Notes
This is a predicted structure of a 99-nucleotide RNA (TPP riboswitch aptamer (THI element)) from Candidatus Synechococcus spongiarum SH4. The coordinates come from a structure-prediction model, not an experiment, and the mean pLDDT is 78. It was read from a public genome assembly, where an Rfam model found it. It matches the Rfam family "TPP riboswitch aptamer (THI element)". About the family: Vitamin B(1) in its active form thiamin pyrophosphate (TPP) is an essential coenzyme that is synthesised by coupling of pyrimidine and thiazole moieties in bacteria. Lineage of the source: Bacteria > Bacillati > Cyanophyceae > Synechococcaceae > Candidatus Synechococcus spongiarum.

[in-house]
RNA sequence: CAGCAUCACUAGGGGUGCCGUCACCACGUGACGGCUGAGAUCACACCCUCCGAACCUGACGCGGUUUGUACCGCCGUAGGGAAGUGAGCCUGUCGUGAU
Numbered sequence: 001c002a003g004c005a006u007c008a009c010u011a012g013g014g015g016u017g018c019c020g021u022c023a024c025c026a027c028g029u030g031a032c033g034g035c036u037g038a039g040a041u042c043a044c045a046c047c048c049u050c051c052g053a054a055c056c057u058g059a060c061g062c063g064g065u066u067u068g069u070a071c072c073g074c075c076g077u078a079g080g081g082a083a084g085u086g087a088g089c090c091u092g093u094c095g096u097g098a099u
Stems, first nucleotide, its partner, number of pairs: 001092003004088001006087005011049004016043001017035008055080003061074004
């Protein structure tokens, strides 16, 4: 000097479904409970910020599973997608000095 695990501060990005029961005259809405997950709508909570699968499009896509267009996998070295500073385990390069 450069890279980098990780952390801090500030700023920013994102998602918030599915099922069941009950109530209400209906559309529809609300309450309670269950499923998966980091997170299931305001929690300043959780996750993610180019090292970018956080998240969106494709897509009510395809295969499996299930009460369930939820869930798992594929799609995916497909296309998009929001950053700066400081510290710093570790690694590399250059210079100088000593031997």